Transfer RNA from an uncultured Lachnospiraceae bacterium, 74 nucleotides, folded computationally. Rfam family: tRNA. It is annotated as a transfer RNA. It was read from a public genome assembly. The coordinates come from a structure-prediction model, not an experiment, and the mean pLDDT is 82.

[in-house]
RNA sequence: CGGCGCGUGGCUCAGCUUGGUAGAGCGCCACGUUCGGGACGUGGAAGUCGCAGGUUCAAAUCCUGUCGCGCCGA
Numbered sequence: 001c002g003g004c005g006c007g008u009g010g011c012u013c014a015g016c017u018u019g020g021u022a023g024a025g026c027g028c029c030a031c032g033u034u035c036g037g038g039a040c041g042u043g044g045a046a047g048u049c050g051c052a053g054g055u056u057c058a059a060a061u062c063c064u065g066u067c068g069c070g071c072c073g074a
Stems, first nucleotide, its partner, number of pairs: 001073007010026004020057001028044005050066005
């Protein structure tokens, strides 16, 4: 320098193919249960979907650029 993959709640990931309300598990908070804790049950908070721009009525998703990490090649 070129190619490919990955980037989404605190963590691990799904969703992208086929644009249409942003989700799951674990964790966290409150309550119930318990003498208390754990476990279990109920409810809740937490995300400008790496960043910027474009297309579109509408973008996590499509297009372009760019940043970080990993792999391959030179």